This is a predicted structure of a 120-nucleotide RNA (SAM riboswitch aptamer (S box leader)) from an uncultured Flavobacteriaceae bacterium. The prediction has a mean pLDDT of 83. It matches the Rfam family "SAM riboswitch aptamer (S box leader)". Rfam's curators write: The SAM riboswitch is found upstream of a number of genes which code for proteins involved in methionine or cysteine biosynthesis in Gram-positive bacteria. The sequence was found by an Rfam model in a public genome assembly.
RNA sequence: UUGUUAUCAAGAAAGGCGGAGGGAUUAGACCCUAUGAAGCCUUAGCAACCCUUUAACCCUAAAGAAGGUGCUAAAUUCUACUGAUUGUUGAAAUCGUUUCGACAUCUCGGCAGAUAACCC
Repeated sequence: UUGUUAUCAAGAAAGGCGGAGGGAUUAGACCCUAUGAAGCCUUAGCAACCCUUUAACCCUAAAGAAGGUGCUAAAUUCUACUGAUUGUUGAAAUCGUUUCGACAUCUCGGCAGAUAACCC
């Protein structure tokens, strides 16, 4: 750094150094932060992708945690799409109904991102 697949509302913090920002990016909202941000280090923990054992040998299931990663505020903090669905509501035309708009949605998709395994 390219692509593929899977997952992303659960879970899990103390100390030391540091000294002003941080929550990926843009905008908005909201939040964390001198009762100490980012970053680095140590220890501890969470989880179970790789991994180990057993059963099955197509799919998978159970148990484990030595090792390689990852993670340890808030949903990937929330919203963004000429999105879909459903609901509420407003306006216009209309006998039914249709069109346009606003808002909401723990229903789904898309975009972007993070992590793992494999690949270029």